[in-house]
Context: one part of a larger RNA
RNA sequence: GCCAGCGAGUUAUAGUUCGUAGCAAGGUUAAGCGUGUAUCGUGGAGCCGUAGCGAAAGCGAGUCUGAAUAGGGCGAAUAGUUGCGGAAUAUAGACCCGAAACCGAGUGAGCUACCCAUGGCCAGGAUGAAGCGUAAGUAAAAUUACGUGGAGGUCCGAACAGGUGAAGGUUGAAAACUUCUCUGAUGAGCUGUGGGUAGGAGUGAAAGGCUAAACAAACUCGGAGAUAGCUGGUAUUCCUCGAAAUAUAUUGAGGUAUAGCCUCGCAUAUAUGUAACGGAGGUAAAGUACUGGAUGGGCUAGGGGUCCUACAAGAUUACCAAACCCAACCAAACUCUGAAUACUGUUACAUCAAGUGCGGGAGUCAGACGAUGGGAGAUAAGUUCCAUCCGUCGAAAGGGAAAGAGCCCAGACCAUUAGUUAAGGUCCCUAAUUCAAGCUAAGUGGAAAAGGUUGUGAGGACUCUGUGACAAUCAGGAGGUUGGCUUAGAAGCAGCCACCCUUUAAAGAAAGCGUAAUAGCUCACUGAUCCAGAGACCCUGCGCCGAAGAUUCAACGGGGCUAAAGCUUGAAACCGAAACUAUGGGUUGUUUAGAGAUACGUCUCUAAGCAGCGGUAGAGGAACAUUCCGUACGAGUUGAAGCAUGAUCGGAAGAACGUGUGGAUUGUACGGAAGAGAGAAUGCUGGC
Numbered sequence: 001g002c003c004a005g006c007g008a009g010u011u012a013u014a015g016u017u018c019g020u021a022g023c024a025a026g027g028u029u030a031a032g033c034g035u036g037u038a039u040c041g042u043g044g045a046g047c048c049g050u051a052g053c054g055a056a057a058g059c060g061a062g063u064c065u066g067a068a069u070a071g072g073g074c075g076a077a078u079a080g081u082u083g084c085g086g087a088a089u090a091u092a093g094a095c096c097c098g099a100a101a102c103c104g105a106g107u108g109a110g111c112u113a114c115c116c117a118u119g120g121c122c123a124g125g126a127u128g129a130a131g132c133g134u135a136a137g138u139a140a141a142a143u144u145a146c147g148u149g150g151a152g153g154u155c156c157g158a159a160c161a162g163g164u165g166a167a168g169g170u171u172g173a174a175a176a177c178u179u180c181u182c183u184g185a186u187g188a189g190c191u192g193u194g195g196g197u198a199g200g201a202g203u204g205a206a207a208g209g210c211u212a213a214a215c216a217a218a219c220u221c222g223g224a225g226a227u228a229g230c231u232g233g234u235a236u237u238c239c240u241c242g243a244a245a246u247a248u249a250u251u252g253a254g255g256u257a258u259a260g261c262c263u264c265g266c267a268u269a270u271a272u273g274u275a276a277c278g279g280a281g282g283u284a285a286a287g288u289a290c291u292g293g294a295u296g297g298g299c300u301a302g303g304g305g306u307c308c309u310a311c312a313a314g315a316u317u318a319c320c321a322a323a324c325c326c327a328a329c330c331a332a333a334c335u336c337u338g339a340a341u342a343c344u345g346u347u348a349c350a351u352c353a354a355g356u357g358c359g360g361g362a363g364u365c366a367g368a369c370g371a372u373g374g375g376a377g378a379u380a381a382g383u384u385c386c387a388u389c390c391g392u393c394g395a396a397a398g399g400g401a402a403a404g405a406g407c408c409c410a411g412a413c414c415a416u417u418a419g420u421u422a423a424g425g426u427c428c429c430u431a432a433u434u435c436a437a438g439c440u441a442a443g444u445g446g447a448a449a450a451g452g453u454u455g456u457g458a459g460g461a462c463u464c465u466g467u468g469a470c471a472a473u474c475a476g477g478a479g480g481u482u483g484g485c486u487u488a489g490a491a492g493c494a495g496c497c498a499c500c501c502u503u504u505a506a507a508g509a510a511a512g513c514g515u516a517a518u519a520g521c522u523c524a525c526u527g528a529u530c531c532a533g534a535g536a537c538c539c540u541g542c543g544c545c546g547a548a549g550a551u552u553c554a555a556c557g558g559g560g561c562u563a564a565a566g567c568u569u570g571a572a573a574c575c576g577a578a579a580c581u582a583u584g585g586g587u588u589g590u591u592u593a594g595a596g597a598u599a600c601g602u603c604u605c606u607a608a609g610c611a612g613c614g615g616u617a618g619a620g621g622a623a624c625a626u627u628c629c630g631u632a633c634g635a636g637u638u639g640a641a642g643c644a645u646g647a648u649c650g651g652a653a654g655a656a657c658g659u660g661u662g663g664a665u666u667g668u669a670c671g672g673a674a675g676a677g678a679g680a681a682u683g684c685u686g687g688c
Stems, first nucleotide, its partner, number of pairs: 001688006011092004016087008026048003032042003035038001052059002062074004095233002098230001102223006113197009122187001124156003127152001131148006160184003165180004199215001201211003236623006246259005260364002262361007271351009285337001286335002291331003295327004300321001302320002304317004367393004371388006398409003413585004418581003424575003427559003433572007445561001451545003455542003459538002462535003472529005478502003483497003508523001511522003586613012624677001626674010642661005648655002
């Protein structure tokens, strides 16, 4: 891991509520006792109800408060009670499994820590302390030399003890080892045997180490089914409805209580939408009348600067600036104003029971994204916090968006090789397309900004133009004059002032380059040649540049697409879903009709009409299967149950029947009672 078996809302006692049955202003016995041992008899103590109010005395359909014959509070105008069954609750282990822990009593020092007693062990080699001796030496010593001697937590190194480094081993040969290497090896040494100390205790050259492969409190049994607001698991089917992820409170925040939202029952009659007519409002917008902010100008207090000045006073100001005036602005905590929606009242219409009250049962209190209005953030986030009678997902399948919880379309009772559509599509992959008029050349389409663009289309107003425009080419572009000033110079062209006059077809006291200054080259302007349009703008459609990334293409799903298969506009078709329709069927609710039953409350069946039938948590309802019991009727060696198999029946759980196997039990109907349904719990036991 697979298979089989086992494996979780039970029982007792209470009160509550619903159903049902008996009796009913009453209902009912408990213990005990008795025998015929029964859902029996007896037993009326007691309990609940029939009257309440008040703290009470007490009064009583009233009573309490009170001065009150007032007002107000609680009552009165009747239905209970006892069984049985369902539901949830409380107390108990209370649906099941699961802690780490806490406490008690014991068992452990044959492992290990330390201690006590008594024994044992340490090859060999090296070094050579003190002391002693002899000699030298001394007044005597000291001292020195040579011997002798054999000290030491001394040295090297086996046994023994340890465990430094590496490699291997890591489902090992081994739940700590092997090999090589390494440390101590007469010592605080190692070791045998016997004995001692223990669980908040021991022992510890101290590491929270060790106390029997486990120690920040051993192990065994018990309290004990400790507790677990936590995790996991919790077993057949179908039918109806169907949530929440919010508020308040909480030693509260992943829990709980009450309310909200769901469901079931009873009662009652509203509720919702639209329209009309009313109501209150201070948001969006707007405005600047108030409050506050902020810019320029005017006017003008005050201040600063400058001038003047002995002082006083005065003058002036491209400075700062209150108040006031003008212009143009800003505001969640500004408002002279002020919508749309929303809220609310009345009436009408529509829907046709959605609403409300009381009672039983819940679940929910981590929400997510999208739209809109905001706060926080950086007018960041697949961010965070609010709001919406906003949506979807959650709890929703189907079609579209290549693929996708939350986007678009659309809400799946079942069946059909029928039809119509939605979003979205119609060249091929891939169901379905044609026409008309334009645009785009960028594969734009098929990512992006400021900014740039003599890309191209449409429109507009304007200027010049056969008395010849625009472009090009040829020619001219002069004189006073080098204007005056300035300046080293200033001659059209550093700068300042002026910007005239003349000759002309035309020519600026010069638009640009240039020179030290001149010079020189162009321009404006004019003529000629040429010939028909030219120029500078405004608005707008589609493009272009801006545009750099990490595994080839990789920013249309792909192929591929250019008078499109792209974009804009128009027309007509078609495809396309579980939507809608058609046909048949099932089921729920309701209405009507018929039939039957009835405790007269109603219930059951049949048919037709109408409305429904996605669904998690959850509420309600109806069934199937298993084991046993009661009553009735059966089946079975001419073959029960079980097992295997088969093309049968039923809406499902499931149920027949045939055949084979099997070899002795077992079924149907109506009731009753449960050890009553298995795939999950790192479930338990067994097998493989």